[in-house]
A computed fold for a 74-nucleotide RNA from a Desulfobacterales bacterium, annotated as c-di-GMP-I riboswitch aptamer. Lineage of the source: Bacteria > Pseudomonadati > Thermodesulfobacteriota > Desulfobacteria > Desulfobacterales. Model confidence (mean pLDDT): 78 of 100. It matches the Rfam family "c-di-GMP-I riboswitch aptamer". Gene Ontology term of the family: cyclic-di-GMP binding.

Order: sequence, then C1' cells, then structure tokens
RNA sequence: UUUAUCCAAAGCUAAAUCCCGACAAAUCGGGAGACUAAAAGCUACAGAUCCAUGAAGAUAGCCGGGUUGUCUUU
Repeated sequence: UUUAUCCAAAGCUAAAUCCCGACAAAUCGGGAGACUAAAAGCUACAGAUCCAUGAAGAUAGCCGGGUUGUCUUU
C1' cells in the first nucleotide's frame, strides 16, 4: 500500500410508527423513535420497482456499476 476480517469495545447510521410541513402522486424534509447496516457515505450510469400521463418524477435502506472513506482484531 492492497485485499479480507470472527467475538467484543468505542463511535456512526436511523426502519416501522406518531406529529408538523412540501407535493398531482410516488415520495421527500424536520422532530420524537430505533428495525437494521462494515459502506445503509455520495452518484439515477444500467436494470428493477413505484407514481403518473405533467414526457417528467421517485426509490442509493432493491440489485449491479462508478467514486470517496473506514474503528478494533487477525
């Protein structure tokens, strides 16, 4: 430097649900909450799914790719 990494510890994330707001909708944002996650960081490039008929949108915590990182131990 690269790849892999059981148990445990520390730190991080934030599902469902509830409240408020945005939105045609899917869904998204904030607060509470904590299912999970070793990339559940980012990216809509490709597939898939959802809404819709505005030809545009959403989901990265659906799969793959790209990219940036990573505690402990071996």